[in-house]
RNA sequence: GUCCGCUUAGUUCAGUUGGUUAGAACGCAUCCUUCACACGGAUGAGGUCACAAGUUCGAGUCUUGUAGCGGACA
Numbered sequence: 001g002u003c004c005g006c007u008u009a010g011u012u013c014a015g016u017u018g019g020u021u022a023g024a025a026c027g028c029a030u031c032c033u034u035c036a037c038a039c040g041g042a043u044g045a046g047g048u049c050a051c052a053a054g055u056u057c058g059a060g061u062c063u064u065g066u067a068g069c070g071g072a073c074a
Base pairs, nucleotide, nucleotide: 001073002072003071004070005069006068007067010026011025012024013023019057028044029043030042031041032040050066051065052064053063054062
């Protein structure tokens, strides 16, 4: 330099063919339980879906650009 893949909650990741309110596990907070801790149970908080633009009635999903990370070739 060329090409490919990835970026979604604090962490690890789902999200199918564009359409219902954006989800799971772990973690975190509160409560129950215990003399106390752990385990267990209940409830809850936490997201500009990397950033920007475009297409569309509608975008996490499609298109383009930028950035970061990883890989292949030279």
Annotation: The RNA shown here (transfer RNA) has 74 nucleotides and comes from a Lentisphaeria bacterium. Taxonomically the source falls in Lentisphaeria (Bacteria, Pseudomonadati, Lentisphaerota). Its Rfam family is "tRNA". It is annotated as a transfer RNA. About the family: Transfer RNA (tRNA) molecules are approximately 80 nucleotides in length.